[in-house]
The part of an RNA shown here (large-subunit ribosomal RNA, domain IV) has 357 nucleotides and comes from an Elusimicrobiota bacterium. The prediction has a mean pLDDT of 87. Rfam family: Bacterial large subunit ribosomal RNA.
Context: one part of a larger RNA
RNA sequence: CCUACGUUAAGGAACUAGGCAAACUAACCCCGUAACUUCGGAAGAAGGGGUGCCCCGGUAGCGUUUUAGAUGUCAAAGUUUAGAAUGCGAAAGGGUCGCAGUGAAAUGGGCAUCGUGACUGUUUAACAAAAACUUAGGGCUGUGCUGAAAUCGCAAGAUGACGUAUACGGCCUGAUGCCUGCCCGGUGCUGGAAGGUCAAGGGGAGGAGUUAGCCGCAAGGCGAAGCUUCGAACUUAAGCCCCAGUAAACGGCGGCGGUAACUAUAACCGUCCUAAGGUAGCGAAAUUCCUUGUCGGGUAAGUUCCGACCUGCACGAAUGGCAUAACAAAGAUGCCGCUGUCUCAACGUAGGGCUCG
Numbered sequence: 001c002c003u004a005c006g007u008u009a010a011g012g013a014a015c016u017a018g019g020c021a022a023a024c025u026a027a028c029c030c031c032g033u034a035a036c037u038u039c040g041g042a043a044g045a046a047g048g049g050g051u052g053c054c055c056c057g058g059u060a061g062c063g064u065u066u067u068a069g070a071u072g073u074c075a076a077a078g079u080u081u082a083g084a085a086u087g088c089g090a091a092a093g094g095g096u097c098g099c100a101g102u103g104a105a106a107u108g109g110g111c112a113u114c115g116u117g118a119c120u121g122u123u124u125a126a127c128a129a130a131a132a133c134u135u136a137g138g139g140c141u142g143u144g145c146u147g148a149a150a151u152c153g154c155a156a157g158a159u160g161a162c163g164u165a166u167a168c169g170g171c172c173u174g175a176u177g178c179c180u181g182c183c184c185g186g187u188g189c190u191g192g193a194a195g196g197u198c199a200a201g202g203g204g205a206g207g208a209g210u211u212a213g214c215c216g217c218a219a220g221g222c223g224a225a226g227c228u229u230c231g232a233a234c235u236u237a238a239g240c241c242c243c244a245g246u247a248a249a250c251g252g253c254g255g256c257g258g259u260a261a262c263u264a265u266a267a268c269c270g271u272c273c274u275a276a277g278g279u280a281g282c283g284a285a286a287u288u289c290c291u292u293g294u295c296g297g298g299u300a301a302g303u304u305c306c307g308a309c310c311u312g313c314a315c316g317a318a319u320g321g322c323a324u325a326a327c328a329a330a331g332a333u334g335c336c337g338c339u340g341u342c343u344c345a346a347c348g349u350a351g352g353g354c355u356c357g
Stems, first nucleotide, its partner, number of pairs: 001352008010343002014341001019338001027051005036041001038175001052096004061088011097101001109336006116328002121133002137173007150159003176323004181253003186250002188246005195241003201235002206230005213222003254272005281315001282312001293309005
């Protein structure tokens, strides 16, 4: 010097990103206990007091079993008196010892405020336990069953389910309370079927090749049937176009100019655009760039914190909005207590390192 411990004058968080670590607290009995609240809680809230041993005394009291009697009744149960056996066992008072009586060990530090998530639960086996996931509750949607919808499989078959819409599947939200505004133009989904478009197939107008034959002196020309081949009109489903509906479907929810008898601001007016222009509530927020915004509180001093304001770069209503008791090894701030975290270090114990061997 290192590791693990013990103690420490005075101070007591001045340490530090942060009270990390350590310390305080602690058991049982009694007293006492706030805001808030979903009336259950909060609560062991907080905050106080007591605790050994001896006597009173195994007393008072409280049970259990049982015997006999009384009462009660049809009979019981029950109630009650006396006795036996047996279990638990104070308080008050008195005395007494020590520095100290839960004499060691085991054994909650507490309070206030805020954000988030309702809660118990789950998770990155081996760097993340959380505000993430789940959850009860809410909603939308599919599914009427001989083989539901959905899922696995080529199929047979199976799950769903030996269930049947108070059931099962998918998606979103996430207890509870108060609520959940406007937009269907785009995308999606559902419904519609008049018109447009439109495949194979059907259809076969018409054309082409070939050549018996005919014409021609010849070269060549014409050319039926058959066979081969191309092929127009017409007909024809879904889909798409089209027409509606639908946002707890995916999503979206404006700009400019002017105006009141101080100034400022603009209830008001004008204008452009849009499918509609953000309602309630909240707001420098887990969201605010400028920003350590401004004001108030807390501190001697506060980029954090709490309460407001609203100029919301870029909140906002089940991609849920705003509140919320209880809960959280979670996050932020403050206070009391407590302490070697620190001022500032010292001593001791055990084991190493180191030196010598």
The sequence was found in a public genome assembly.